[in-house]
RNA sequence: AUCUGAAAAAGGCAAACCUGCUGAAAGGCAGGGACGCAAAGUUACCGGUCUAAGGAAUCUGUAAGGUUCUAUGACAGCGGGAUCACCAGA
Numbered sequence: 001a002u003c004u005g006a007a008a009a010a011g012g013c014a015a016a017c018c019u020g021c022u023g024a025a026a027g028g029c030a031g032g033g034a035c036g037c038a039a040a041g042u043u044a045c046c047g048g049u050c051u052a053a054g055g056a057a058u059c060u061g062u063a064a065g066g067u068u069c070u071a072u073g074a075c076a077g078c079g080g081g082a083u084c085a086c087c088a089g090a
Base pairs, nucleotide, nucleotide: 002090003089004088005087012037013036017032018031019030020029021028022027035077041083042082043081045080046079047078048075049074050073054070055069056068057067058066059065
């Protein structure tokens, strides 16, 4: 430096759910909690998924309201890519 993750050690992260805060929502943050994870570290670059405040179209005589579309909002624990890294073995 590259590859691998059966066993071990040092350890790490933390799903659902509950509480609080935050956000229009999806979601995020903190505490509790462990389903799992060898990158479940980081990164929205590609695909995908979620949400639709605002905007656009449309329905209703107007308004209020409804419906549809839309990311400039999210998800890295959906897949791929990029990037950095612990331990052990080869």